[in-house]
RNA sequence: CUACAAUACCGGGCUAUCGCCAGUAGUAAUACGGGAGGAAAGUCCGGACAGCAUAGAGCAGCGCACUACCUAACGGGUAGGGAGCCGGGUUACCGGUUCACAGACAGUGCCACAGAAAAUUACCGUCCCGAUUUAUCGGGGUAAGGGUGAAAAUGUAGUGUAAGAGACUACGGUGUGUAUGGGUAACCAUGCAUAGGGGUAAACCUUGCGUGCUGAAAUGCCAAAUAUACGAACGCCUGACGGCGGCUCGCCGGAUGUUCGUGGGUUGGCAGCUAGAGGUGUUGUGCGAACAGCAUCCCAGAUAAAUGAUGGCCCAUCUCAGUAAAAUGGGAGGACAGGAUCCGGCUUACAGGUAUUGUAGUUUU
RNA sequence: GGCGAGGUAGCUCAGUUGGUUAGAGCACAGGAUUCAUAACCCUGAGGUCGGGAGUUCAAAUCUCCUCCUCGCUA
Numbered sequence: 001c002u003a004c005a006a007u008a009c010c011g012g013g014c015u016a017u018c019g020c021c022a023g024u025a026g027u028a029a030u031a032c033g034g035g036a037g038g039a040a041a042g043u044c045c046g047g048a049c050a051g052c053a054u055a056g057a058g059c060a061g062c063g064c065a066c067u068a069c070c071u072a073a074c075g076g077g078u079a080g081g082g083a084g085c086c087g088g089g090u091u092a093c094c095g096g097u098u099c100a101c102a103g104a105c106a107g108u109g110c111c112a113c114a115g116a117a118a119a120u121u122a123c124c125g126u127c128c129c130g131a132u133u134u135a136u137c138g139g140g141g142u143a144a145g146g147g148u149g150a151a152a153a154u155g156u157a158g159u160g161u162a163a164g165a166g167a168c169u170a171c172g173g174u175g176u177g178u179a180u181g182g183g184u185a186a187c188c189a190u191g192c193a194u195a196g197g198g199g200u201a202a203a204c205c206u207u208g209c210g211u212g213c214u215g216a217a218a219u220g221c222c223a224a225a226u227a228u229a230c231g232a233a234c235g236c237c238u239g240a241c242g243g244c245g246g247c248u249c250g251c252c253g254g255a256u257g258u259u260c261g262u263g264g265g266u267u268g269g270c271a272g273c274u275a276g277a278g279g280u281g282u283u284g285u286g287c288g289a290a291c292a293g294c295a296u297c298c299c300a301g302a303u304a305a306a307u308g309a310u311g312g313c314c315c316a317u318c319u320c321a322g323u324a325a326a327a328u329g330g331g332a333g334g335a336c337a338g339g340a341u342c343c344g345g346c347u348u349a350c351a352g353g354u355a356u357u358g359u360a361g362u363u364u365u
Numbered sequence: 366g367g368c369g370a371g372g373u374a375g376c377u378c379a380g381u382u383g384g385u386u387a388g389a390g391c392a393c394a395g396g397a398u399u400c401a402u403a404a405c406c407c408u409g410a411g412g413u414c415g416g417g418a419g420u421u422c423a424a425a426u427c428u429c430c431u432c433c434u435c436g437c438u439a
Stems, first nucleotide, its partner, number of pairs: 001361010012314007020035002023032003037336001041347002044345005049215004056249004061211005066080005081101001082099007102206002107204002109200003123146002125142007154172006174195009219271004229262006241253003278297008315334001317332005366438007375391004384422001393409004415431005
């Protein structure tokens, strides 16, 4: 320098004219300042806020699952622990990367095909006994060897035995319990005791923790409208039905009542609505996520929904002409996408550019 | 705005308590039959189960993410 990967950030700029949206001032004409995003998206999580008993109890259901911390909260984030994979290595370890990472020693289920046996195993082999035609047959022992499979009953060495086997011993490995030391903890190191029956919980399940439901079309108010119309059923306090969206309890409402069907009317407006876990800068604390202080700023609020079009100059990029290479000239041209109560995350989409780190290659010293 | 269902051969559908080779009808190709065509009969081809990742020995099936289609709701 080039290419690739990861992470973070930016993601066209200035200007003129004509429009669009709401706001402020004005009787009006008009003037003034403002007008999409990093994802506004998917709606996958979590909250704020509102209503339903100022949201109550139990069961069921659902969600989460190493530890500590951050946070309003989270299934998010930060830091650490453990495990897997890759690379290097002086075999002590180091670096990168991934992880839905409680429990298979609570219980149940499942493990196709192959294989003797998929967890109460005997096909070949091997050993013993009996029969015997010495080819073989029957009974029993054996998981060390062969073979099958994704997976085969703790590895090596020895003792032992008819042959074998954790049957026994030593060393190692794994699980559990316990003690000591380090660490807030997960966990790590060491010692002692003990055990040997594999996998699967993104199978049922168990354990621990959490969880009420509905969502701005929530909800409150104003206006308009009319048929307390007709039919059926139930009920009128010993109470139908509803709030109460899985069930039971409990609480509350309840008689001009409730439910269903038919029919009629209306279908406008205001609040909620944007000053907020807000933005920017700076200082401090913390490894970090983040938090605190100070200064400064006000930055869409529409309801079928505005944020656009055209011209000029410039910037990144591409292309053509030109040139030894440049200079220069012409042309093209900026992705993904777009608010609808708000906020914190996650995930997905994204032309091009910048910075850092790593890997590979080339050139020069 | 909120919620639910689905995607398998060219078309319409099965298969989803994980397992041996993913099937059926129509359509398509070849053969047979016929003077010829169709129908009937025989045979065959055609599928990365919408896409990507994970769990598992093993995934159309289980889990997560994502794309598309359809429906319900004032």
Predicted 3D model of RNase P RNA and transfer RNA as a complex of 439 nucleotides.
Rfam match: Bacterial RNase P class A. Rfam classes the family as a ribozyme. Its family is annotated with ribonuclease P activity, tRNA processing and dimeric ribonuclease P complex in the Gene Ontology.